Notes:
Large-subunit ribosomal RNA, domain VI from a Bacteroidota bacterium, 256 nucleotides, folded computationally. The prediction has a mean pLDDT of 88. NCBI's taxonomy places the organism under Bacteria, Pseudomonadati, Bacteroidota.
Context: one part of a larger RNA
RNA sequence: CGUUAGUAAAUUGAGGGGCGCUGACUCUAGUACGAGAGGACCGAGUCGGACGUACCGCUAGUGUACCUGUUGUUUCGCCAGAGGCACCGCAGGGUAGCUAUGUACGGAUGAGAUAAGCGCUGAAAGCAUCUAAGUGCGAAACUCACCUCAAGAUAAGUUUACUUUAUAAGGAUCGUUGAAGACUACAACGUUGAUAGGCUACAGGUGUAAAGGCAGUAAUGUCAAAGCCGAGUAGUACUAAUUGUCCGUAAGCUUU
Numbered sequence: 001c002g003u004u005a006g007u008a009a010a011u012u013g014a015g016g017g018g019c020g021c022u023g024a025c026u027c028u029a030g031u032a033c034g035a036g037a038g039g040a041c042c043g044a045g046u047c048g049g050a051c052g053u054a055c056c057g058c059u060a061g062u063g064u065a066c067c068u069g070u071u072g073u074u075u076c077g078c079c080a081g082a083g084g085c086a087c088c089g090c091a092g093g094g095u096a097g098c099u100a101u102g103u104a105c106g107g108a109u110g111a112g113a114u115a116a117g118c119g120c121u122g123a124a125a126g127c128a129u130c131u132a133a134g135u136g137c138g139a140a141a142c143u144c145a146c147c148u149c150a151a152g153a154u155a156a157g158u159u160u161a162c163u164u165u166a167u168a169a170g171g172a173u174c175g176u177u178g179a180a181g182a183c184u185a186c187a188a189c190g191u192u193g194a195u196a197g198g199c200u201a202c203a204g205g206u207g208u209a210a211a212g213g214c215a216g217u218a219a220u221g222u223c224a225a226a227g228c229c230g231a232g233u234a235g236u237a238c239u240a241a242u243u244g245u246c247c248g249u250a251a252g253c254u255u256u
Stems, first nucleotide, its partner, number of pairs: 001152001005163007015149004021049007033038001051106005059100004066093005071086006110144003117137004170247004174190005195240003198236005204229003212223004
């Protein structure tokens, strides 16, 4: 821009894309078959491999704004206690998120029409013949089925609701943001409010803060599951989402 008024939703599915794998063992059964050696079809069950999708409760990793220990040096006048720099100084752990080595799930089943092949009936050719007329079975391939995109499917579909002189229906801008994201877009919210921050509580991490008292000659211990804490869960209008502005409408006929 079109889909022939505009808008908000919900859909049909023409047509695309994806998936499609496979092993071992046990039972059937040492059965059928076979002189023996050997050794099944069909069917049922268990455990896998590779591949794929999703997720983070478990295990494991990362986690340079979390906690702790510690070396050198420097600053805060000194002690104590802290801060800076040294690859995040080094080291031990680790929330959320993101991950795999972790967890869950998937390939199924069925239908249709067939290939090679196997048939039935059956002439030409009194026989025979799956084929010539007719008719059946038959594969991971094909068409469906399963998952997914999808009306620019210009043949532009369908359904429902709303609106048009009224600040229309609705949308945009702006703001607070996001498991959405390069920007844009998408999604949530904007006081009739839990959108983000703050605060409170909890979860979770680290591992028992400083100061002081007490015990001990002292190192140290104890008051102390302490103190501190990024992203988590809930609650709470304390702060910021103010007020506004802009776009958007009688779609028909004729002519250009």